[in-house]
Small-subunit ribosomal RNA from a metagenome, 1442 nucleotides, folded computationally.
RNA sequence: AGAGUUUGAUCCUGGCUCAGAUUGAACGCUGGCGGCGUGGCUAAAGCAUGCAAGUCGAGCGAACCCGCAAAGGUGAGCGGCGGACGGGUUAGUAAUACGAUCGAACGUACCCUGAGGCGGGGGAUAGGCGUGGGAAACUGCGCGUAAUACCCCAUGAUCUCUCCGGAGCAAAGGUUUACCACCUUGGGAUCGGCGAUUGUCCUAUCAGCUAGUUGGCGGGGUAAAGGCCCACCAAGGCUAUGACGGGUAGCAGGUGUGAGAGCACGACCUGCAACAUCGGGACUGAGACACUGCCCGGACUCCUACGGGAGGCUGCAGCGACGAAUCUUCCGCAAUGGGCGCAAGCCUGACGGAGCGACGCCGCGUGUGGGAUGAAGCGCCUUCGGCGUGUAAACCACUGUCAGGGAACAGAAACAAUGAUCGUUCCCAAAGGAAGAGACGGCUAACCCUGUGCCAGCAGCCGCGGUAAUACAGGGGUCUCGAGCGUUAAUCGGAAUUACUGGGCUUAAAGGGUGCGUAGGCCGGCCCGCAAGUGUCUUGUGAAAUCCCCUGGCUCAACCAGGGAACAGCUAGGCAUACUGCGGGUCUUGAGGAAGGUAGGGGUUGCCAGAACUGUAGGUGGAGCGGUGAAAUGCGUAGAUAUCUACAGGAAUGCCGAUGGUGAAGACGGGCAACUGGGCCUUUCCUGACGCUGAGGCACGAAAGCGUGGGGAGCAAACAGGAUUAGAUACCCUGGUAGUCCACGCCGUAAACGAUGCGCGCUAGAUCGGGGCGGCUCUGACGCCGGCUCGGUCGAAGUAAAAACAAUAAGCGCGCCGCCUGGGGAGUACGGUCGCAAGGCUAAAACUCAAAGGAAUUGACGGGGGCUCACACAAGCGGUGGAGCAUGUUGCUUAAUUCGAGCCAACGCGAAGAACCUUACCUGGGUUUGACAUGGCUGGAUUAACUCCUGGAAACAGGAGCCACACCCGCAAGGGUGGAACAGUCACAGGUGCUGCAUGGCUGUCGUCAGCUCGUGCUGUGAAGUGUCGGGUUAAGUCCUCUAACGAGCGCAACCCCUGUCGUUUAGUUGCUCACGGGUAAUGCCGAGUACUCUAGCGAGACUGCCGUUGUAAGACGGAGGAAGGCGGGGAUGACGUCAAGUCCUCAUGGCCCUUACAUCCAGGGUUGCAAACGUGCUACAAUGGUGCGUACAAAGCGACGCGAGGCCGCAAGGCGGAGCAAAUCGCAAAAAACGCACCCCAGUUCGGAUUGCAGGCUGCAACCCGCCUGCAUGAAGUCGGAAUCGCUAGUAAUCGGAGAUCAGCUACGCUCCGGUGAAUAAGUUCCUGAGCCUUGUACACACCGCCCGUCAAGUCAUGGGAGCCGGUAGUGCCCGAAGUCGCCACGAUACUGUGGUGCCUACGGCAAGAUCGGUGACUGGGACUAAGUCGUAACAAGGUA
Repeated sequence: AGAGUUUGAUCCUGGCUCAGAUUGAACGCUGGCGGCGUGGCUAAAGCAUGCAAGUCGAGCGAACCCGCAAAGGUGAGCGGCGGACGGGUUAGUAAUACGAUCGAACGUACCCUGAGGCGGGGGAUAGGCGUGGGAAACUGCGCGUAAUACCCCAUGAUCUCUCCGGAGCAAAGGUUUACCACCUUGGGAUCGGCGAUUGUCCUAUCAGCUAGUUGGCGGGGUAAAGGCCCACCAAGGCUAUGACGGGUAGCAGGUGUGAGAGCACGACCUGCAACAUCGGGACUGAGACACUGCCCGGACUCCUACGGGAGGCUGCAGCGACGAAUCUUCCGCAAUGGGCGCAAGCCUGACGGAGCGACGCCGCGUGUGGGAUGAAGCGCCUUCGGCGUGUAAACCACUGUCAGGGAACAGAAACAAUGAUCGUUCCCAAAGGAAGAGACGGCUAACCCUGUGCCAGCAGCCGCGGUAAUACAGGGGUCUCGAGCGUUAAUCGGAAUUACUGGGCUUAAAGGGUGCGUAGGCCGGCCCGCAAGUGUCUUGUGAAAUCCCCUGGCUCAACCAGGGAACAGCUAGGCAUACUGCGGGUCUUGAGGAAGGUAGGGGUUGCCAGAACUGUAGGUGGAGCGGUGAAAUGCGUAGAUAUCUACAGGAAUGCCGAUGGUGAAGACGGGCAACUGGGCCUUUCCUGACGCUGAGGCACGAAAGCGUGGGGAGCAAACAGGAUUAGAUACCCUGGUAGUCCACGCCGUAAACGAUGCGCGCUAGAUCGGGGCGGCUCUGACGCCGGCUCGGUCGAAGUAAAAACAAUAAGCGCGCCGCCUGGGGAGUACGGUCGCAAGGCUAAAACUCAAAGGAAUUGACGGGGGCUCACACAAGCGGUGGAGCAUGUUGCUUAAUUCGAGCCAACGCGAAGAACCUUACCUGGGUUUGACAUGGCUGGAUUAACUCCUGGAAACAGGAGCCACACCCGCAAGGGUGGAACAGUCACAGGUGCUGCAUGGCUGUCGUCAGCUCGUGCUGUGAAGUGUCGGGUUAAGUCCUCUAACGAGCGCAACCCCUGUCGUUUAGUUGCUCACGGGUAAUGCCGAGUACUCUAGCGAGACUGCCGUUGUAAGACGGAGGAAGGCGGGGAUGACGUCAAGUCCUCAUGGCCCUUACAUCCAGGGUUGCAAACGUGCUACAAUGGUGCGUACAAAGCGACGCGAGGCCGCAAGGCGGAGCAAAUCGCAAAAAACGCACCCCAGUUCGGAUUGCAGGCUGCAACCCGCCUGCAUGAAGUCGGAAUCGCUAGUAAUCGGAGAUCAGCUACGCUCCGGUGAAUAAGUUCCUGAGCCUUGUACACACCGCCCGUCAAGUCAUGGGAGCCGGUAGUGCCCGAAGUCGCCACGAUACUGUGGUGCCUACGGCAAGAUCGGUGACUGGGACUAAGUCGUAACAAGGUA
C1' cells in the first nucleotide's frame, strides 16, 4: 500500500466481497510446563446451607464459673461507638445524572489546634424475681435495681436570639498515677449538601408545550439559597440554535481501531451517580429516608396447633433455571486496610493466597551433533529405470531445561513474636513423559494421483461438480502458524462508500416547474475608536491508574515500581490590533433614482375583419359520391357529390414568419383602441452600500381532469359499425359523446428540458442575426470603424469517464439555496397534511439480487440508408413436381432388416460393384494364449505338419500311421545341450464396442468471395483507430490519385498443366506418303524417304505494344495488324477464419468398457423385407418421330488369371476355336445422332415399354430368397404434368454415342472422362436470394434461430389492509384510601415519655373514556424469488403504428 467482481473488450460511476488489528467471547479438532492477568455479557428471574459487623467489663447492676479470700474468667441485658464505611450490581435515569470550569446561602461524628469549664440534686427502667397468654414469633401484669441511660437547679462567655434595653443555653465519669473520656466555643483538615455556565445518542412519520405553570409580595420549612411548600397578586415562561413527545442508554478517566480527523465501545482497575424482591413512608442519627434497621401495601416462598407468624445472596462460595457461554459450598487474618477497645485483643468471604478454565498476554520445552545401503513403507512418473517423502529413520556420541523423587534454607517479616501461600539452592534418574491445526482455482504462500459424474458435495466474493475436477471426497506431497490452529459473532480499518481533513449533481444517483420574499448566511473603498473572535506571555485546573520517554525489580518477557513528559481542554490576568466583528464618520465604482430616446406575438379588456368549414333556404344538374393497400360500413332518384346565390354559427388567424422577437417560468401570433408590467441605449444630474442568496411562507404555473352556468362549426377519448387478422377490445375507414371554446372557482402535475439553481468577478479569438448609440467621408443614402445589450454557430487554453462544454462554461474563483449516497421492493405502505373527487406533497421497512448504470470501441443484426457484384432476378432454352421403372432415404415390419450421413453443405452420399465372401447384423453350432504379434518359464522327441478313418452342414472334435535338425562327448550303443515348431502355463492378444463434445489427419461449406493481418510511426487515458478511409478504376485491397502514415506478409494476378497459331528447331517408329521403285481385287501392302500430316520435346507469339478519342493518372472506348485482343478458353491452385460442421466404421490416438466374450471360426439367414412419403435419375408420352435397309465421320481409353481378330455353329444371348498383341504395330471397336431410300398417318398407335409366362445363354463351389443377358409371347401407366421448383450466357444449353475405374459375374439407368451435332436470350439491376465496401441505430455479443414484457397457472418467503380478539406502556378524570410526617381537637400526664379522634397529602387498588406500541385474525392487496408450464409480442433496428 491494495486486490477480486458488471463488458466480447475499454474507460468511468457504483455497490458487494477479501487481505489487517482487536475481544469479558463461544464452537470444532488438538493439548507438555510455568508466570501475570481474567472468567454469568442471558433471568435487576428464584434461592437450600454456611459464612460476610461487630466491639467495649477501664460506663452499669444482677447471674454463673474458678478461688479460702483477693485477683481472674464467661457474658444475656441497660449504656457507648460502629452497623450511612467496606463489598455487589447497572434496573431506572437524556438530566434531580455525569464531565470540564467557576461559585455562595450551608453542615461535618471520629482527628489536629486555641480558649474556657466539669458545682449541686432527682425520679425511673431493662435485665432480675413472681405470675399469666400463645403452637410459635412474641407478649401482659405485679414487685424491685444500676449507670458515662434520663431529668432539674446552679454557673455562664468572644456562643445563640435581639426592637441593642435585654433574654436564653452545658457537662460524666472510669481505671489508676499516668492517662482515657465529658461540656461550651473559635480555627483547621476531611467528607458532604446547594447553585451557575458549558458539553453529552436517534427520531419532525413528535410542532407546538406549560396552572405551581413564569414572576412578585408575605409566610412556612431546611444545616442551607430557592414554588421546595402555602395564601394572595400579575400573565407570564419554553420552542425550528428543535420545546413537548417517542425510542435507546448509567456517566467519566479511559479502551479498540485509525496516518490523522474520526468511528465504535464503557468488561477488569479508579472517580461519580443510582439501586438493594416491587411500591410508599418516616424514625434514629454528625451523617440514611438506611443491601444483611423499622412501619404499611403488593407479588412470591416457607412454618403453623389455621388463631397467626417468618423471609429477602444486585456480599463470598454454592443450587437449580435461562443460555452458545463464564469457576471452589477452598486456606488464612501472616501481610495491607477497616470497626471497637487504654491495651491485650476480638471481628473482618474487605483483603492476602491457593483451586478450576489454553479465556488472554508472555516465557520455556518436546532434544543436540554426526549419520547415504539415499533402507523399508507410501506416493508419482515411466523410456522400466527413475523421482519425492529424506539426514528424515535406523545407528553412534552428547546434554539435562520442564515435568517426577529427595534434602537444605539466609527471602516475602519492617518490628520482638507471627508464613495461609510463594520463593531460593543442591542431589538422583533417564531421550526418556510432551505436536497439532488450517490451507493448497484466483484474490493468497502452497500440486499431483485416485474415486465421484450438475450426483454426493464445496463456497468469503468471483464461482467449482453434467467421465480426463490442482475448486467435491480420499491418499501422497507442499505451504502457513504452532500449544495451539481454524470457524462463528462483534468493532474499527481498508471505505475519499456521509467526503471537517476529503466527494458529487448535462448524459452514471442527484438543480426545487418559476418567481417574490421572512428568518438565517454572506457582503464595496477610506479614516477613527473598542478589543468579542484571533495571536502571544503568564496563572489555576486538567485525580490516580492507563498511553509515551528514561531508569529500576522479578534469570528474560508479560507483569510491577520510581521519575519525567503529556493530557491539543477550561478558568483568570497582561500585552498586540493585520484580519473578522462591534460603534462612529466619510466616499462612489455595487445598487437604486432622474431626464431623453427606443424595439417587441409581454399582460388584461372591448370592438371589428377576411378566408376556410359546417348547416339552413333557393337555383342549375341527374347517378353516383365518399373512402382505401384493396374494400366495405356511410351518404344519394324523398335528387346526394359538383356548382351558383343568400343567410346563420362557432373556432382558429394563411402570406409576413425567420437560424427572428417578448416574458421569471408556464407561455405569447388577424386588425384597432384603452389600461398596464418589464428590458435596452444615451446623459452621468441625484441618493450613498440602500446589496446577493433565500429554510419556512406567499404568488404564478402546459395539458388532462373536477364544480356551476353558457356555447358547440371543426376535431375527437369513450362508444358503434366496416375492414385487416389465427385473434385485433389496435394500427386503416365511416360515424360519434364528453372534452376542446367563454365566465367564475378548484386541481398543482409534466421529458414543467439547456435533462445544466441564482448572483458577482476573471480567462484567446472568428463569424451571423435582433435593438440602441457614437465616430469618419463637406451633408445625406450607402459603406467603413468603435463600444453597449440580447439571441445563435465555430473554436484556443482549460475542464470532462468520454460524448462534449468552451465569455449564454460543464473553465478559474467567491456567496447562498436545493438535492444525491448500489439495483429491485417504491415514489409504494402506514401516519400526517392539502383536495369536491381524481389525486398531490411528505415518505419507510421486511425481503431479495451482484450487480443495476454512463460514455465510447469492435463486431453481428435491422421489415435503416448509399455504392457494387453473382444464372440472384429479368430475357431465353431444357428440365423436375404427374406416369412406369431404377436407385437412395424416412417410416413400418422383422430373429436381423448392421452402421454412419440430416437445410443450403444428408438422401445414384461413405458403397469406383452386398448371391457365399464382403459383413460390422440375426439364428444355430464350435474354440478360449485364441484367426494375428512379441516375450518369459516348463515339458519333451512324443506331438505338430503330412496321409488316412469316424461324427458333422461346416467349423471342429475324436482316432490311427509316419520323419526329424544343429552342436558336444563317445569306436558304437547311447548320453548331454540348444534353437525353430509343438504342448502346457504366465504376461498378453483381440474388439467395425462407447465418446468426432477428449484428439491427430483428412474433408465439406461460406467461396475463387476479395478479403485477412503485421512491423514501425502517429492519434486516443483506454478498448481501439490510422494504414485498409475519400475520389476514380478493375474480375480483383487490380492499379492510380489524394493522404499521418511508411512499408511488409497471407490471399488476387503471374509462375504450372491442357487447348488454339507458327517454326531453315530436335527426333522420324509402330505414325505419315510429296517424289522414285515394286506389288495387289483393294489398302503405305513392300523397298525407300523424313517433305507434309501427325506424334512429343524445345521455342516463338499478346504487351493496351501501335493509331485515334478521352482522362492528372490508372484506365476506358474505337481501330489496324493478327491464329488469337484487352484475364483468348479450360484446369490445378481455396487467405485469416466460421459452422464444438463430417468422419473413433479408412488410418492413427487419450480415456472408458468386454476378456470361455462386446474376441474368434463356421453354416444358414439378413442388409434386396413393403399400406405409405420424399430426394436423385432413366425411359416415355411420339411424326424435328418410330421401324427397316443402305452409307459416312471421332476422340479418349483399356488389355496377359487379359483383350481376343478372321473362320465355323446358333434367330439371338452365346459357343467352338485360336491368329495377333505387354500394344502409335494386335484386339476391344460397331461410334451414334447425321445422311439417303422406303413404310407408318395422329391412333393409347408400327408411340410407350412396365408386368408376366415359356424357352435359352453366361459367370460362379453355388443364381430359391437375390445376378446379368437372349428369343418368343404378353403388352400396364402414360396424350407433356397443380402449388412449387432446378440447371444453363458458347463450342455453353440441348442432343448423340464412345471409354474407364470397381469387377468372377452384375442389378451401371450411377460416377468419371472422351469426342460428334450444336442453339436461343440478356448487355438491365425495381424486386427475390446470397455476397463485398462505406455509413446509421441497437437494451444483441451463445451475437435476431438474439434480447425481452405483462396477465394467468404452480411452489416458497416476507409484508400492507382487515370484522375483530389478546397483551404492554405512559398519562387524564372520578372513587377508595394503608403506613406516615405535619396541623387541629379531646383525654391523660404534667419531671420526661403518651392515648384516642380527625383534616390535608398519598402508595396500592377500582371505575371510565381515550392515546400509543406490539402480537394474532377468516378473507384480501400487491411484492420478491423459483433450468425447461399457458396466452400473446409491448420494448430494443424505422422493432415492423418512432
The prediction has a mean pLDDT of 84. Its Rfam family is "Bacterial small subunit ribosomal RNA".